[in-house]
Context: one part of a larger RNA
């Protein structure tokens, strides 16, 4: 020196265990901010370094309920001080306080600072100082001032209302790649994808046909889904892209407006109308009175077997009021009450009020064992009984239906909030035909020429949509569309608007599940974790979990320079469980046997 064993060192896998993590259902919430948010700085406890909490009223005050014998939060104990059955301590409802910074908004600024205005306190002998509260900006409303310049406008202020900024996905618009595929690249794909800005709701969007269809003929908003279908189709017809209608479901709701006519107000024109002031008959009597125009405002209307105004017929529950210069008569027009029917707070007008229910934010009541055995320790074994609308789970010294929390099953709110119903109230009230062929039915629009996008469809026979630019129509005998045109045929009525429910998400509460991990795994993150630590920065980005049933964590002794390490002695079932603590592989190292060299 090697090898074998054995012992121990060292190491830390490996079992087992979960306070954390993964995904997913299911209801809920879907905003939060100038009444100052989100996210912070700095403070706050007797002692107080981290956390949590809170805010100079500062681990808290106030009230209002719920609960109950202890309490002064957690790492994390002591110890001094207290507070509680006149209900502390703890949940849950409303409230009050809330330094500074942060849209930050008096003004500055190198966020958590520094300086100010007026206005009212306070304080002084007055100043200084202290305290409340005002003072950004920009928009909409009202309203005072008010240049060049007479009216005016522009400017300037004052009051009130509002914005602003943050927030994971998901929505809507505006912009818009490229790696990659085409086995290379350019048309083309990736992909209208990432990604950037705006702008918004609890969901957006979309949306009541100028539609889809078509064999006869039909269908009746929108969205989603499923099928149609990797079809028709587009395509360097190359990669590759790729409908739609029918059909079946999910949910279903229709609606107001422009105009034409009429009435009212304001403004302009003509400039006093030659018969006007509703209309018809008599009389009297009067002048801001007729007509146009343009706009606002009330009524009126609202469609596609076109629809509607305007006239003229037809017809409209009762009552009652009122209307022109003036009286009487008649027509006529506008109203108001009731009664009937009808409708309603998400669209179709719009705001409350009361009272029942339910359900959330705290709770509560809740059945049923006992002996023995070994064991440190019973729930385990043996014996024997009970409950079950509870044998879901979890904890308790090893594996508990009956030991405890609990579970089935019933019960509960003073405050708030939500949902749903009545009543109250709120609003509407006709309508039909049928002449007449006067009027009205969205304009720089539709349509075309040119450049273009988006349509599944790359310019094509390429329609339909959208639109930068140029030309530019018609009003129901009118216009569109039915994949060039044109015909016949059908099928719609554009150039305004609104509109729930189906549909998408998931930071966020609650409950709950898993052939989902189990500490190099699962979140980066089970622990002081977005910490320590890197980096100027913008960022990056950890490791690290277990003693024990219980601390009962080793009183005293000894060894030594020892808060080091150990050796007795104690405690525990074990101490080779001793805090470098659960099990403790291997590598490594040491120590002792055996055997080869």
């Nucleotide at each position: 020196g090697g090898u074998u064993c054995a012992u121990g060192g060292u190491g830390a896998a490996u079992g087992u265990c979960u306070u954390g993590g993964u995904g997913c259902c299911a209801a809920g919430a879907g905003c939060c901010g100038a009444u100052g948010a989100a996210g912070g700085a700095c403070g706050u406890a007797g002692u107080a370094g981290g956390u949590u909490g809170c805010g100079a009223u500062a681990a808290g005050c106030u009230u209002c309920g719920g609960g109950u014998a202890g309490c002064u939060g957690c790492c994390a104990a002591a110890c001094a001080a207290g507070c509680u059955u006149a209900g502390a301590c703890c949940c849950g409802g409303a409230g009050a306080u809330c330094u500074c910074c942060g849209a930050a908004u008096g003004g500055g600024g190198c966020a958590a600072c520094c300086c100010a205005u007026c206005u009212g306190g306070g304080u002084u002998a007055a100043u200084a100082c202290c305290c409340a509260g005002u003072u950004a900006u920009u928009g909409g409303u009202a309203c005072c001032u008010g240049a060049a310049u007479a009216u005016a406008u522009a400017g300037g202020g004052u009051a009130u209302c509002a914005a602003a900024g943050g927030c994971a996905a998901c929505g809507g618009a505006g912009g818009g790649a490229a790696g990659u595929g085409a086995a290379a690249c350019a048309u083309c794909u990736c992909a209208g994808u990432a990604c950037c800005u705006c702008c918004a709701g609890g969901a957006a969007a979309g949306g009541a046909a100028a539609g889809a269809a078509a064999g006869c003929a039909u269908c009746g908003a929108c969205u989603c889904c499923c099928c149609c279908a990797g079809u028709a189709g587009c395509g360097g017809c190359g990669a590759g892209c790729g409908a739609a209608a029918a059909g079946g479901g999910a949910a279903a709701a229709g609606c107001c407006c422009a105009a034409a006519c009429c009435c009212g107000g304001c403004a302009u024109g003509u400039g006093u109308a030659u018969g006007a002031g509703u209309c018809c008959u008599u009389g009297u009597a009067c002048g801001c009175u007729g007509c146009g125009u343009g706009u606002c405002g009330g009524g009126g209307g609202u469609c596609g077997a076109g629809g509607g105004a305007a006239u003229c017929g037809u017809g409209c529950g009762g009552a009652u009021g009122g209307c022109g210069a003036c009286a009487a008569g008649g027509a006529g027009c506008c109203g108001u009450c009731c009664g009937g029917g009808g409708a309603g707070u998400u669209a179709c007008a719009a705001a409350g009020g009361u009272c029942a229910g339910a359900a959330c934010u705290a709770g509560g009541u809740g059945a049923a064992c006992a002996g023995g055995c070994a064991g440190g320790a019973a729930a385990g074994c043996c014996u024997g009984g009970c409950c079950g609308c509870a044998g879901a789970g979890g904890g308790u010294g090893a594996u508990a239906g009956c030991c405890c929390c609990g579970u089935a099953a019933g019960c509960g709110a003073a405050a708030g909030u939500u949902c749903c119903g009545a009543c109250u109230c709120u609003c509407c009230u006709c309508a039909u035909c049928g002449a007449u062929c006067u009027c009205c039915c969205a304009a720089g629009u539709a349509a075309c020429g040119c450049g273009g996008g988006a349509c599944a469809c790359g310019u094509g026979a390429a329609a339909c949509c959208c639109u930068g630019u140029g030309u530019g129509a018609a009003u129901u005998g009118g216009g569109g569309a039915g994949g060039c045109c044109c015909a016949c045929c059908u099928c719609c009525u554009a150039a305004g608007g609104c509109u729930a429910a189906g549909u998408a998400c998931u930071c966020c509460u609650u409950g709950g599940c898993a052939a989902c991990c189990g500490a190099u795994a699962g979140u980066g993150g089970a622990c002081a974790a977005g910490u320590a630590g890197c980096g100027c920065g913008a960022g990056c980005g950890a490791a690290a979990g277990a003693u024990g049933a219980a601390a009962a964590g080793a009183a005293c002794c000894c060894c030594u320079g020892u808060u080091a390490g150990g050796g007795g002695a104690g405690u525990g079932a074990a101490a080779u469980a001793g805090a470098a603590c659960c099990u403790g592989a291997a590598a490594c190292c040491a120590u002792g046997u055996a055997c080869c060299u």